A computed fold for a 74-nucleotide RNA from an uncultured bacterium, annotated as transfer RNA. The sequence was found in a public genome assembly. Its Rfam family is "tRNA". Gene Ontology term of the family: triplet codon-amino acid adaptor activity. The family's RNA type in Rfam is transfer RNA.

């Protein structure tokens, strides 16, 4: 310096023809049990999707550029 994957909740990761952002775990609250649980149930709270433009009625997705990490060439 080319090329190619990934960057989405606190952690693992889905969302794959563009259409109000999800799932386990964990985290709070209730409850169930003989139980203050490493057991099981309800609820709930928590990202605007690495940045920053661009197309569009609409963008996590598509274009472009730049920032991280990881792999190949050279």
């Nucleotide at each position: 310096g080319g090329a190619u994957g990934c960057g989405u909740a606190g952690c693992u990761c889905a969302g794959u023809c563009g259409g109000u952002a999800g799932a386990g775990c964990a985290c709070u609250a209730g409850g169930u049990u003989g139980a203050u649980g490493u057991a099981c149930c309800u609820a709930g709270g928590g990202g605007u999707c690495g940045g920053a433009g661009g197309u569009u009625c609409a963008a996590a997705u598509c274009c472009u550029c730049c920032c991280g990490c990881g792999u190949c060439c050279a």

Notes
Its mean pLDDT, the model's own confidence on a scale to 100, is 81.